[in-house]
RNA sequence: UGCGGGGUAGUGAAGUGGUAUCAUACUGGGCUCAUAACCCAGUGUUCGCAGGUUCGAAUCCUGCCCCCGCCA
Numbered sequence: 001u002g003c004g005g006g007g008u009a010g011u012g013a014a015g016u017g018g019u020a021u022c023a024u025a026c027u028g029g030g031c032u033c034a035u036a037a038c039c040c041a042g043u044g045u046u047c048g049c050a051g052g053u054u055c056g057a058a059u060c061c062u063g064c065c066c067c068c069g070c071c072a
Base pairs, nucleotide, nucleotide: 002070003069004068005067006066007065010024011023012022013021018055026042027041028040029039030038048064049063050062051061052060
């Protein structure tokens, strides 16, 4: 150089066109003599960047950036 996979809350993942979900973490409350565990509630991601298609894009298309693997 070429090919393939990936980039989504602080962290790890799901989500193949209808406005982003789960676990964990964090905050508050309950329970307890107290802590942990457990239970309830809440906060936080506009989806790597920029364009395009579409009524509507994390999702489809193009270019670029970064990570992993394969070939040379």